c-di-GMP-I-GGC riboswitch aptamer, 88 nucleotides, folded computationally.
Of the family's consensus pairs, 95% are formed in the model.
RNA sequence: UGUAACAAAGGCAAACCUGUCGAAAGGCAGGGACGCAAAGCCAAGGGUCUAAGGCCGUGUAUGCGGCUAUGACAGCCGGUUGCCAUAU
Numbered sequence: 001u002g003u004a005a006c007a008a009a010g011g012c013a014a015a016c017c018u019g020u021c022g023a024a025a026g027g028c029a030g031g032g033a034c035g036c037a038a039a040g041c042c043a044a045g046g047g048u049c050u051a052a053g054g055c056c057g058u059g060u061a062u063g064c065g066g067c068u069a070u071g072a073c074a075g076c077c078g079g080u081u082g083c084c085a086u087a088u
Stems, first nucleotide, its partner, number of pairs: 001087003011036002016031006034075001040080003045077002047073003053068006
């Protein structure tokens, strides 16, 4: 400097369950392992989810429907750094 197939040390931890925060999406902690070679980090770009608040419609039901991120997701793409191993 390249690779990340295989193996291994070490690492992370989906679904689900419990507690807790949140309007929700979802977050955090514990249990738990489907998986992961960046399942480390980044919400600035694309994408996805949610809609409290706001706006619009209905028209009086503190209702219902629609739109919207300032809220989220890094285990969707992307960006960025890099351990072990291996090659030069």